[in-house]
RNA sequence: UACUGAAAAUGGCAAACUUACCGAAAGGUAAGGGCGCAAAGUUAUGGGCCUAAAGCUUCAAAGCUAUGGCUGCCAAACCGCCAGU
Numbered sequence: 001u002a003c004u005g006a007a008a009a010u011g012g013c014a015a016a017c018u019u020a021c022c023g024a025a026a027g028g029u030a031a032g033g034g035c036g037c038a039a040a041g042u043u044a045u046g047g048g049c050c051u052a053a054a055g056c057u058u059c060a061a062a063g064c065u066a067u068g069g070c071u072g073c074c075a076a077a078c079c080g081c082c083a084g085u
Stems, first nucleotide, its partner, number of pairs: 002085004012037002017032006035072001041078003045075003048070003055064003
């Protein structure tokens, strides 16, 4: 430096669910919790997915739309622990 993650060490993160708060919602934050994770670390960059307040169409119902989100959906970029080859 590249590849790999069977066993081990130091540790790390935290799904569902519950409570409180923020938010129009999706969702987020904190605490509890622990399904799982070797990048479940970072970045909405490409795709994908969720929501639809405002706006537009509409008599209405409803529909469209991201400027709102999701990186624990798949890629990409950057960075990183241990061990093995």

A computed fold for an 85-nucleotide RNA from Paenibacillus pectinilyticus, annotated as c-di-GMP-I riboswitch aptamer. Its mean pLDDT, the model's own confidence on a scale to 100, is 86. Rfam family: c-di-GMP-I riboswitch aptamer. Its family is annotated with cyclic-di-GMP binding in the Gene Ontology.